[in-house]
Context: one part of a larger RNA
RNA sequence: UUGGGUUUAAAGGGAGCGUAGGCCGGGUUUUAAGCGUGUUGUGAAAUGUAGACGCUCAACGUCUGAAUUGCAGCGCGAACUGGAGCCCUUGAGUGCGCUGGAAGUAGGCGGAAUUCGUGGUGUAGCGGUGAAAUGCUUAGAUAUCACGAAGAACUCCGAUUGCGAAGGCAGCUUACUGUUGCGUUACUGACGCUGAAGCUCGAAAGUGUGGGUAUCGAACAGGAUUAGAUACCCUGGUAGUCCACACGGUAAACGAUGGAUACUCGCCGUUCGCCCACUUGAGGGUGAGUGGCCAAGUGAAAACGUUAAGUAUCCCACCUGGGGAGUACGCCGGCAACGGUGAAACUC
Repeated sequence: UUGGGUUUAAAGGGAGCGUAGGCCGGGUUUUAAGCGUGUUGUGAAAUGUAGACGCUCAACGUCUGAAUUGCAGCGCGAACUGGAGCCCUUGAGUGCGCUGGAAGUAGGCGGAAUUCGUGGUGUAGCGGUGAAAUGCUUAGAUAUCACGAAGAACUCCGAUUGCGAAGGCAGCUUACUGUUGCGUUACUGACGCUGAAGCUCGAAAGUGUGGGUAUCGAACAGGAUUAGAUACCCUGGUAGUCCACACGGUAAACGAUGGAUACUCGCCGUUCGCCCACUUGAGGGUGAGUGGCCAAGUGAAAACGUUAAGUAUCCCACCUGGGGAGUACGCCGGCAACGGUGAAACUC
């Protein structure tokens, strides 16, 4: 390479947009590059091969033929692939009418709780644990009431709920922005799918500068426990946690399941839209999501099963025994931390 795979055995890129490339709906006319067929030229000889012949046979040799699967030219064919023209509407998109949502960004507002401050009441404890102690407290703590300040997070509703490409998103409200779904079938007429590079987004922790700092809290200190205890438990507590701007670019970034399209029994929920019926009560149908259980089928099994891991097609990514190792070296990126790419010796 052929072939085989990627939920859990090695293996789906964290996600999107998108360049090249690959692949691509229906009808008709045409072309003849691919394709098929015929023929011509060429495809040296030797070798190999078929037949005949010559050395007594054979090896060996001679002659003739086929072949030389290639290249080029000239004809013919038109189903398929490709090129060109015209057309179509179901794919795709647009319009119009509704519609849903914790989708995003920025601003404003709210209450509970926490901590702190001031004042009042009040008196000896509070706190913490398995038990304690460190700690706080007669300079009046804890508890309780009133007022004030600050920062962070939004109880209930709340749900196999909803939205978003993923990361993720939850008090209320305003502005701006993105978007889905359904109905209609008015418009365009294949405008599509995927996507190496590339670009953008990307939890938490981390980094830089400047703010902020209520809570919690790496590091650190103390108290316990213990043989020891650089821990688990307790009392404190810095960075951080929050905001703005910039960097970084990783996660069990998970459905451990790439995207798109088509097809393949059903049953039971739920969210959103539309249609029909119904004054009522309940219902029926349809489309898009989101869950549970199963037929066929698949699977090593667990299980999956119209939201496939079934049946097929297209494109991308990735895998090839364990360790060494996501290491070394080199290169690229980064302020750094580190990230990306990524071996071998050796060993079993």